[in-house]
RNA sequence: UGAGUCGGCCAGGCAGUCGCUGCGGGCGCGAGCGAAAGCGCGCGUUCGGAGAGGAAAGUCCGGGCUCCACAGGAUAGGGCGCCAGGUAACCCCUGGGGGAUGCGAGUCCACGGAAAGUGCAGCAGAGAGUAGACCGCCGUCCGCACGGACGGUAAGGGUGAAACGGUGCGGUAAGAGCGCACCGCGCGACCUGGUAACAGGCGCGGCUAGGCAAACCCCGCCCGGAGCAAGGCCAAAUAGGGAUCCAAUGGUGUGGUCCGCACCGGAUCCGGGUAGGCCGCUUGAGGUGCGCGGCGACGCGCAUCCUCAGAUGAAUGACUGUCCACGACAGAACCCGGCUUAUCGGCCGACUCACCCA
Numbered sequence: 001u002g003a004g005u006c007g008g009c010c011a012g013g014c015a016g017u018c019g020c021u022g023c024g025g026g027c028g029c030g031a032g033c034g035a036a037a038g039c040g041c042g043c044g045u046u047c048g049g050a051g052a053g054g055a056a057a058g059u060c061c062g063g064g065c066u067c068c069a070c071a072g073g074a075u076a077g078g079g080c081g082c083c084a085g086g087u088a089a090c091c092c093c094u095g096g097g098g099g100a101u102g103c104g105a106g107u108c109c110a111c112g113g114a115a116a117g118u119g120c121a122g123c124a125g126a127g128a129g130u131a132g133a134c135c136g137c138c139g140u141c142c143g144c145a146c147g148g149a150c151g152g153u154a155a156g157g158g159u160g161a162a163a164c165g166g167u168g169c170g171g172u173a174a175g176a177g178c179g180c181a182c183c184g185c186g187c188g189a190c191c192u193g194g195u196a197a198c199a200g201g202c203g204c205g206g207c208u209a210g211g212c213a214a215a216c217c218c219c220g221c222c223c224g225g226a227g228c229a230a231g232g233c234c235a236a237a238u239a240g241g242g243a244u245c246c247a248a249u250g251g252u253g254u255g256g257u258c259c260g261c262a263c264c265g266g267a268u269c270c271g272g273g274u275a276g277g278c279c280g281c282u283u284g285a286g287g288u289g290c291g292c293g294g295c296g297a298c299g300c301g302c303a304u305c306c307u308c309a310g311a312u313g314a315a316u317g318a319c320u321g322u323c324c325a326c327g328a329c330a331g332a333a334c335c336c337g338g339c340u341u342a343u344c345g346g347c348c349g350a351c352u353c354a355c356c357c358a
Stems, first nucleotide, its partner, number of pairs: 001354010012323007020051002023048008032039002053329001057340002060338005065227004072259004077223005082096005097111001098109004112218002117216002119212002134157002136153007165183006185205004190201004231279004241270006250264004286305008
């Protein structure tokens, strides 16, 4: 200098004019309750403060909260799948192990079991998992040769993505773990290190154990359901309507089935009324700063902030000037922790590789 990897931050700024929504205060008006003090409500006006995101998105997970309801147990079903931690919890995050990948910084993994069983794999090829002889090699015989028959063989060649261990030496008629050395593989209540996954070593062994479980399956662990359109309160209106079916050997009880428990009604259809207001609704597993502990995720302590959105057909828009990095993806609807997806441009830090100079 260039090319990369990982992490963090910002998300147009500034000024002016008009406009929108909530909250708090002052003033004024109106009606209600009350003996009064006073209480809250509505409207107008004025002052002050606040007012969409890193993903608010997807609704894929996990919770808080609310209700069923505190009766549970089993089974089916679902989820997860190396080890150890973090967390309210998780299919998330952190660290480690193993595997794959990259020169590397790093990145990715749906990572228990294929010797419990079942199953799947086109074409080519002799043969694709207790396989197999196409070309070959060796031996004997028929034999001048060509060629043929029988037996042995799987080292060499071929087919294929993959051929039932690899390399080498010995041995053999030729070969073959046939034997041996090393590697690989299997077994081990063995040794060392580590909390562990695992790594290394040692011993024994047959020289045999292909791939796929994101195939069925086996093993281990975990799992009530429904959801703010949850659930409460107030007011108002109507038709306390009608019909049919089941009914204690029954029915209902927030996923299915069975057992159990509780209760006494339950289901379907037709028709009618209401769709209003208030709460839930924002103070939280909260934000920020500092210190300590930890490799880290994170935890603990202290201080500080909360006038830090609560709308309900749904609030932040319009105009002007100016600066520049010329602004993409994009708007809360109960709240929070993750994951995934979309995305313009800028800034900061650490690390890697290549080249050059000193």